[in-house]
Context: one part of a larger RNA
């Protein structure tokens, strides 16, 4: 821009794409078959491999949020205590998030038309013949079925609701997000929990400083402390004002 008034929702599905894999064990059954050796079809169950999707409860990884220990050196006048720099200084842990080595799930069943093939009935050709007329089966393959996209399907579909001359609705703007390069998409904008803050909790680290007590001292203890808390909740304290198109 179109879809022929303008919108907001919900949809149909022409069409397109994805997937389509496979082993072992076991029961049937040591049955059918076979002199024996051996050893099934059909059907049922269990459990794997590879591949794929989603997710983070568990197990791990990462985790330049965070906590702790510690080396050298500079600074805060000094001690103590902090702090800068040194690959995040180094090291040990580690929430959220992201992940696989982790977890869950999937390729199932069914229907239709068939291939090779198997048949029924049956002539041409008094027989025979699956075929010539007719009829029935038959595959991981085909069409469906399963999952995803999809009306620019210009053949532009359908349904419901709203508004119709300045509306309905949308945008600019702001607070933002499991969304994101930007845009877009989603949430919210005081009739408010959208983000931050605060409070509480899950969780992380591992027992802060100062002081008291004990010890000559290192140190121990009061102390599961202090600090953090990307997560979960509560709370208008701050910012989402007014307004414009």
């Nucleotide at each position: 821009c179109g879809u022929u008034g303008g919108a907001a929702a919900u949809u149909u599905g022409a069409g397109a794409g994805g997937a389509u894999c496979u082993g072992a064990c076991u029961c049937u059954a040591g049955u059918a078959c076979g002199a024996g050796a051996g050893g099934a079809c059909c059907g049922g169950g269990u459990u794997g491999g590879a591949c794929g999707a989603a997710c983070c409860u568990c197990u791990g990884g990462u985790g330049c949020a965070u906590c702790u220990g510690u080396u050298g050196u500079g600074g805060c006048g000094c001690c103590a205590g902090c702090u800068g720099c040194a690959u995040u200084g180094c090291a040990g842990a580690g929430u959220a998030g992201c992940u696989a080595c982790g977890u869950u799930c999937g390729g199932a069943a069914g229907g239709g038309a068939u291939a090779a093939g198997u048949g029924c009935u049956g002539a041409a050709a008094g027989c025979a013949u699956c075929u010539a007329a007719g009829c029935a089966c038959g595959a991981a393959g085909c069409c469906u079925a399963c999952c995803u996209c999809a009306a620019g399907a210009u053949g532009a579909g359908a349904u419901u609701u709203c508004c119709u001359u300045u509306a309905a609705g949308g945008g600019u703007c702001g607070u933002u997000g499991g969304a994101g390069a930007c845009u877009a998409c989603g949430a919210c904008g005081u009739u408010g929990a959208u983000a931050g803050g605060u409070u509480g909790c899950a969780g992380g680290u591992g027992u802060a400083a100062a002081g008291g007590c004990g010890g000559u001292g290192a140190c121990g203890u009061c102390a599961a402390a202090g600090c953090c808390g990307a997560g979960c909740a509560a709370u208008a304290c701050u910012a989402a004002u007014u307004a414009c198109c």

This is a predicted structure of a 245-nucleotide part of an RNA (large-subunit ribosomal RNA, domain VI) from Labilibaculum manganireducens. Rfam family: Bacterial large subunit ribosomal RNA. The coordinates come from a structure-prediction model, not an experiment, and the mean pLDDT is 88. The full RNA is in RNAcentral, with records from ENA and SILVA.